[in-house]
RNA sequence: AACUCAUCCAGAGCGGUGGAGGGAACGGCCCAACGAAACCGCGGCAACCUUGCAGCUGGCCCAGCUUACCCUAGCCAGCCAAACGGUGCCAAUUCCGACAGUCACCAGAUUUGGCUGGCAGAUGAGCG
Numbered sequence: 001a002a003c004u005c006a007u008c009c010a011g012a013g014c015g016g017u018g019g020a021g022g023g024a025a026c027g028g029c030c031c032a033a034c035g036a037a038a039c040c041g042c043g044g045c046a047a048c049c050u051u052g053c054a055g056c057u058g059g060c061c062c063a064g065c066u067u068a069c070c071c072u073a074g075c076c077a078g079c080c081a082a083a084c085g086g087u088g089c090c091a092a093u094u095c096c097g098a099c100a101g102u103c104a105c106c107a108g109a110u111u112u113g114g115c116u117g118g119c120a121g122a123u124g125a126g127c128g
Stems, first nucleotide, its partner, number of pairs: 003126006013042005021031003026097003043090003048086002050082003055079006064070001094120001099117006
């Protein structure tokens, strides 16, 4: 690289360097000299990984016991909490659409809009 799973309508920006692009790609629509990308510093958001060895609930269960109940050790799940650490993120729903189905509208078609699914992408964890 590829593959698997989860999430993607919430949240969070200032300064310095820089000097024209950026929002993945196509179409649209936006952002940008009142300063784009990128890099650096500081700050913040979130809670995927993580932690809770006296958080709560439930399940399983070692020993004990004739058995059962119970179950102080242990394991798992959910909830809750934390944020030292590993990532991530800090315009607009992943900015919107694109493909399929369906509904509305319409005499019909085009166009438009709503819903559901899919494609693509992003991030994390795992695998490799």
Background: Predicted 3D model of a 128-nucleotide RNA (SAM riboswitch aptamer (S box leader)) from an uncultured Chloroflexales bacterium. Its mean pLDDT, the model's own confidence on a scale to 100, is 80.